[in-house]
RNA sequence: GGGCCCGUAGCUCAGUGGUAGAGCGGUUCCCUUUUAAGGAAAAGGUCGAUGGUCCGAUCCCAUCCGGGCUCA
Numbered sequence: 001g002g003g004c005c006c007g008u009a010g011c012u013c014a015g016u017g018g019u020a021g022a023g024c025g026g027u028u029c030c031c032u033u034u035u036a037a038g039g040a041a042a043a044g045g046u047c048g049a050u051g052g053u054c055c056g057a058u059c060c061c062a063u064c065c066g067g068g069c070u071c072a
Stems, first nucleotide, its partner, number of pairs: 001071007010024004018055001027041004048064005
């Protein structure tokens, strides 16, 4: 330098056009003599960045940034 894949909550990952979810973790409350376990609730996201297409973009297109695999 070429090709391919990935980037979404603190972590691991879903969601593949109709304004985003799960598990774990953290917070508060309940329960318990206490811890752990268990139960309930709420919080936490400019979906890597910028442009474009579209009535509408996490999703499609282009460029860039970061990471990985591979070829030379």